[in-house]
Parts: sequence; structure tokens; C1' cells
RNA sequence: CCUCGAGAAAGGCAAACCCGUCGCAAGGCGGGGGCGCAAAGCCAGGGGAGCGCAUCGGCCUUAUGUUGGCUGUGCGGUCGGCCCGGCUGCCGAA
Repeated sequence: CCUCGAGAAAGGCAAACCCGUCGCAAGGCGGGGGCGCAAAGCCAGGGGAGCGCAUCGGCCUUAUGUUGGCUGUGCGGUCGGCCCGGCUGCCGAA
């Protein structure tokens, strides 16, 4: 230095849930909380999963139409604590 990660040390982060707040929503932020985490630090590049919208397509619903529902496609947005990838980084027993 690389790999690796200890009933090690010092620190760090913070799931569910609750309160406040922003957002149509997914969800974000602040406080409490602590399930967990060795990158649970940073980046939406690939996949994935939710959400919203549509002078769009298909199907169902209906006597017809409206409405409503499911689904595809497109656009936008969310999740980095779903996976891959990129960048950076504390400590050091085997």
C1' cells in the first nucleotide's frame, strides 16, 4: 500500500413511529426517537420500485354518452437505507 473488518478505541450516520413544516402525490426538510449501517459519505449514469400529468393507444364498465377502473406509451418528478456503476474517506486486531 492492497485485500479485509475485531464483543478494538475514538467518533459518525439514523429505519419504524411521533410532532412541526413544504409538496397534488411519491416524498423532502427540522426536532424527538433508534431498527440498523464500515461508506447508511457524495453523484439519478444503467436497472428497479413508487408518484403525478397527457388534445395519446388498448381493454373493462355503460343502451349510448359522461364518469370511473386497469394497462401500454410519452413527459415530469421521487427513492442513494433496492441493486449495479462512478468519486472520495476515519481507524487497524487477525
Predicted 3D model of a 94-nucleotide RNA (c-di-GMP-I riboswitch aptamer) from a Pirellulales bacterium. Lineage of the source: Bacteria > Pseudomonadati > Planctomycetota > Planctomycetia > Pirellulales. It was read from a public genome assembly, where an Rfam model found it. The coordinates come from a structure-prediction model, not an experiment, and the mean pLDDT is 82.